[in-house]
Context: one part of a larger RNA
RNA sequence: AACGAACGCUGGCGGCGUGGAUAAGACAUGCAAGUCGAACGGGAUAAUUUGGUAGUAAUAUUGAAUUAUUUAGUGGCGAACGGGUGCGUAACACGUGGAUACAUGCCGGGAAGAGAGGGAUAACGCAGGGAAACUUGCACUAAUACCUCAUGUGGUCGAAAGACUAAAGGCGGGGCAACCUGUCGCUUCCUGAUUGGUCUGCGGCCUAUCAGCUAGUUGGUGAGGUAAAGGCUCACCAAGGCGACGACGGGUAGCUGGUCUGAGAGGAUGGCCAGCCACACUGGAACUGAGACACGGUCCAGACACCUACGGGUGGCAGCAGUCGAGAAUCAUUCACAAUGGGGGCAACCCUGAUGGUGCGACGCCGCGUGGAGGAUAAGGUCUUCGGAUUGUAAACUCCUGUCAUGUGAGAGUAAUGAUUUGCGGGUAACUCUGUAAAUUUUGAUAGUAUCACAAGAGGAAGAGACGGCUAACUCUGUGCCAGCAGCCGCGGUAAUACAGAGGUCUCAAGCGUUGUUC
Numbered sequence: 001a002a003c004g005a006a007c008g009c010u011g012g013c014g015g016c017g018u019g020g021a022u023a024a025g026a027c028a029u030g031c032a033a034g035u036c037g038a039a040c041g042g043g044a045u046a047a048u049u050u051g052g053u054a055g056u057a058a059u060a061u062u063g064a065a066u067u068a069u070u071u072a073g074u075g076g077c078g079a080a081c082g083g084g085u086g087c088g089u090a091a092c093a094c095g096u097g098g099a100u101a102c103a104u105g106c107c108g109g110g111a112a113g114a115g116a117g118g119g120a121u122a123a124c125g126c127a128g129g130g131a132a133a134c135u136u137g138c139a140c141u142a143a144u145a146c147c148u149c150a151u152g153u154g155g156u157c158g159a160a161a162g163a164c165u166a167a168a169g170g171c172g173g174g175g176c177a178a179c180c181u182g183u184c185g186c187u188u189c190c191u192g193a194u195u196g197g198u199c200u201g202c203g204g205c206c207u208a209u210c211a212g213c214u215a216g217u218u219g220g221u222g223a224g225g226u227a228a229a230g231g232c233u234c235a236c237c238a239a240g241g242c243g244a245c246g247a248c249g250g251g252u253a254g255c256u257g258g259u260c261u262g263a264g265a266g267g268a269u270g271g272c273c274a275g276c277c278a279c280a281c282u283g284g285a286a287c288u289g290a291g292a293c294a295c296g297g298u299c300c301a302g303a304c305a306c307c308u309a310c311g312g313g314u315g316g317c318a319g320c321a322g323u324c325g326a327g328a329a330u331c332a333u334u335c336a337c338a339a340u341g342g343g344g345g346c347a348a349c350c351c352u353g354a355u356g357g358u359g360c361g362a363c364g365c366c367g368c369g370u371g372g373a374g375g376a377u378a379a380g381g382u383c384u385u386c387g388g389a390u391u392g393u394a395a396a397c398u399c400c401u402g403u404c405a406u407g408u409g410a411g412a413g414u415a416a417u418g419a420u421u422u423g424c425g426g427g428u429a430a431c432u433c434u435g436u437a438a439a440u441u442u443u444g445a446u447a448g449u450a451u452c453a454c455a456a457g458a459g460g461a462a463g464a465g466a467c468g469g470c471u472a473a474c475u476c477u478g479u480g481c482c483a484g485c486a487g488c489c490g491c492g493g494u495a496a497u498a499c500a501g502a503g504g505u506c507u508c509a510a511g512c513g514u515u516g517u518u519c
Stems, first nucleotide, its partner, number of pairs: 001518003005515005012368006018361002025324003029321003034077003039074002042071013084279003094203007102196002107192007115149004125138005154165004169184006205251003212242003217239008254276004258269004281302005304315004332358001334357003340354001341352004371400004380391004404460001406455005418441009463508005468489003474503005484491002
């Protein structure tokens, strides 16, 4: 000098930051990943139109169609991002510089296509089983779900011949219809961008009281496997490979940009923020998918906990809050999607404990205040050589100011969008569509906050440590090697500036000291 600090005493306000460092211990409760009805059939509700039945009628009842709202299921996309933690890892994990034998949903550019059919299945219904979790059978039905055929611009394989290889519609507009058209999608391929996989040179801990290590081990041939090179895996063959330039073993540890310190060289460190990696109760495994061997998915095993009708089931906060525990020690079971960003959707919009805010903590840094001017040497305290000195312009008293806090009133910016109407362009046969301009209207958690104005009144706001030397600051009393102090030197045994109290002084100040750690 510094700190994610803690402890003691004290504590007025604001801004910006920051806050589980220990038990990767266990977790009650709520929330943290949904969305699309413009993919699909069905259900529900409401309205309108219309048919039947009964009735003279009002009406009652039943069916159909259309429209609007809604959504359990099928289907699509997302859930691999975002958020957390640092267990493991001394490793191509990270940093940096290269390399390529690879993949890449959504997005941009380009080329070509989108023809004909089919069989199922959930939902729903019926019948069961089970305490529950859930589950079985039968029968019906739809699709942008699934399958077959066709086509083959292309693509894959191949020397060639040739073989193999795709698709899906939805929502609008025009039209009597055939059909035409806009847009969002769909299929194949090329390319770009982005992101990732893999390989590699170099770099960054301790230990020799670890000296030898290694059989898929090192290399080759062939095969398998992968998106992809490769002992990655396997069969066979050879006997190699690494090592005092520290192999192998042991210990410790996420790495970096950075941060702290220091004149620098260096040393220490990696909390917040950013990049990468690893992990998700413990261990193992694959499935789906462009992408996972998947925190809030699946399966198996284990420990723990919970429910149970004892047959069997359920769970995973190292997400945000919160609880218990251990600890010197670390916050609200808060508000909002208004902004930024993300997912879905044509959109409106929905979701978002990401994020934006507020709250708590002097935990840190910074700023402000606790009054200003005048006013004589009052009282009290302390010391005293008893004269006085000092506290001290300090107080009282007089005049003034009004920062902050308090009260009253006014009151933002953060808002860009979105919707409706109109005009003008683009486009079209026309419309939908799309661009732009104008008008109207709408959206704020923070928050009646910031800020401003007014009001009142010095009123509501100072402590902590030190005073032997280092080191700025001294006397009295008590104590008497006792009680005690102490960072080092050292003080204390009757005149203690070193203990304790008091007065005074010094330093810093909403803080001041102590402890711990680093330089």
Overview
The part of an RNA shown here (small-subunit ribosomal RNA, 5' domain) has 519 nucleotides and comes from an uncultured bacterium. Its mean pLDDT, the model's own confidence on a scale to 100, is 85. It matches the Rfam family "Bacterial small subunit ribosomal RNA". Its family is annotated with structural constituent of ribosome and ribosome in the Gene Ontology. The RNAcentral record of the full RNA draws on ENA and SILVA.